[in-house]
RNA sequence: CCGCGUGGGAGAGUCUCCGACCACCACGUCGGAGCGCCGAAGGGGCAACUCCUCCCCGGAACCUCUCAGGCGCCCGGACCGCGCGGA
Repeated sequence: CCGCGUGGGAGAGUCUCCGACCACCACGUCGGAGCGCCGAAGGGGCAACUCCUCCCCGGAACCUCUCAGGCGCCCGGACCGCGCGGA
């Protein structure tokens, strides 16, 4: 440095409308549309910084853009701790 397991892990609407399912209403679920919002999968951008005698090249953010993704739960989740394995 890489991989696996494990624990922790934030932000933002369970908003509005339509259709379907449920015997009906409500609730719930699924799909579609609209507007609002978040940024910590990924991706893009600038570039502090880093490498070098210097320049170029290279690497490069949790900064930034929101394409993707996300805005009840689940899943996911950068990053951190622990254990194991590989180089």
This is a predicted structure of an 87-nucleotide RNA (Glycine riboswitch aptamer) from a soil metagenome. The model forms 91% of the base pairs in the Rfam consensus. Rfam family: Glycine riboswitch aptamer. About the family: This family represents the bacterial glycine riboswitch. Its family is annotated with glycine biosynthetic process in the Gene Ontology.